Context: one part of a larger RNA
RNA sequence: CUGGGUGUAAAGGGAGCGUAGGUGGUUCGGUAAGUCAGAAGUGAAAGCCCAGGGCUCAACCUUGGGACUGCUUUUGAAACUAUCGGACUAGAGUGCAGGAGAGGCAAGUGGAAUUCCUAGUGUAGCGGUGAAAUGCGUAGAUAUUAGGAGGAACACCAGAGGCGAAGGCGGCUUGCUGGACUGUAACUGACACUGAGGCUCGAAAGCGUGGGGAGCAAACAGGAUUAGAUACCCUGGUAGUCCACGCCGUAAACGAUGAAUACUAGCUGUCGGGGCCAUCACGGCUUCGGUGGCGCAGCUAACGCAAUAAGUAUUCCACCUGGGGAGUACGUUCGCAAGAAUGAAACUC
Numbered sequence: 001c002u003g004g005g006u007g008u009a010a011a012g013g014g015a016g017c018g019u020a021g022g023u024g025g026u027u028c029g030g031u032a033a034g035u036c037a038g039a040a041g042u043g044a045a046a047g048c049c050c051a052g053g054g055c056u057c058a059a060c061c062u063u064g065g066g067a068c069u070g071c072u073u074u075u076g077a078a079a080c081u082a083u084c085g086g087a088c089u090a091g092a093g094u095g096c097a098g099g100a101g102a103g104g105c106a107a108g109u110g111g112a113a114u115u116c117c118u119a120g121u122g123u124a125g126c127g128g129u130g131a132a133a134u135g136c137g138u139a140g141a142u143a144u145u146a147g148g149a150g151g152a153a154c155a156c157c158a159g160a161g162g163c164g165a166a167g168g169c170g171g172c173u174u175g176c177u178g179g180a181c182u183g184u185a186a187c188u189g190a191c192a193c194u195g196a197g198g199c200u201c202g203a204a205a206g207c208g209u210g211g212g213g214a215g216c217a218a219a220c221a222g223g224a225u226u227a228g229a230u231a232c233c234c235u236g237g238u239a240g241u242c243c244a245c246g247c248c249g250u251a252a253a254c255g256a257u258g259a260a261u262a263c264u265a266g267c268u269g270u271c272g273g274g275g276c277c278a279u280c281a282c283g284g285c286u287u288c289g290g291u292g293g294c295g296c297a298g299c300u301a302a303c304g305c306a307a308u309a310a311g312u313a314u315u316c317c318a319c320c321u322g323g324g325g326a327g328u329a330c331g332u333u334c335g336c337a338a339g340a341a342u343g344a345a346a347c348u349c
Stems, first nucleotide, its partner, number of pairs: 003321004007303002012317001014201004021194003025088007033081002035077008048066007091191001092188003095184004103177007110154001115149007125136002162169002206247006215241002220236004258316006266294012298305002322349003331342004
């Protein structure tokens, strides 16, 4: 290389949209590029293979045949692929009728709590720990009552629950807005799947500018602990956490499991719809879509997976190929920077 693989051994891109490309439903007719069959030409000789012959044999030499799997031309075939034209509705999409949802964006608004400020009551402690101390407090703290300020997060509901492509999303109200699902079968008529590049989104931390700052809290300071303690514990505390705009583009971005389609025993819970039966009511049966738990066949090195597959198949993409060196060096691209992306080799086991 051919292959064989990618839940946990190396290996699924963080996620979506989509270009080229690859692949693609049923049916009729045409064409004949691929495909298949025949014929002709060519495929030098030597070499190669087979059967003989000549050197005493062999190597070697030599005769005949084969092969040279290819190419060109030509005559046909029309199943499949392709292509052109027509038709269809089971894929896909639209319409119509519904209900569900922390899906997104913006504005407004509510209560509890922490902290701070003011005032009242009140007096010697409070706080903290394994024990303490630093710290706060007679300039009146802690506690308690009333009022005020400000920021951030939304107890209960809450669920193995819901929504979203992923990241993620949770008080309430309003406005704008995306998607999915169910039913119907009016419309389009293969319009589909995947997707190298590309574009967009993308937790936290971090960066820039300007705000904001209650609580928490890297750094830092102090107190403890300890042999030491640049920690764990305690008292403080700044960036940050919050908002607006712009960057960054990474995570154990995980289901460590790419997307799509079809098929393949059952049982049980739950969420959103529909149908049938029945009833005062509870309900029963069934069907579509999601989300869980078991479990057969099958698969798996085992663990386990098992209609939400890691089963049986097809299509397309991404990725892997011993450990270290190393996600490093160099180069390039991107970035304000931090750094990100791409990504070796020597050497060594």

About this RNA:
The part of an RNA shown here (small-subunit ribosomal RNA, central domain) has 349 nucleotides and comes from an uncultured bacterium. Its mean pLDDT, the model's own confidence on a scale to 100, is 87. Its Rfam family is "Bacterial small subunit ribosomal RNA". The RNAcentral record of the full RNA draws on Greengenes.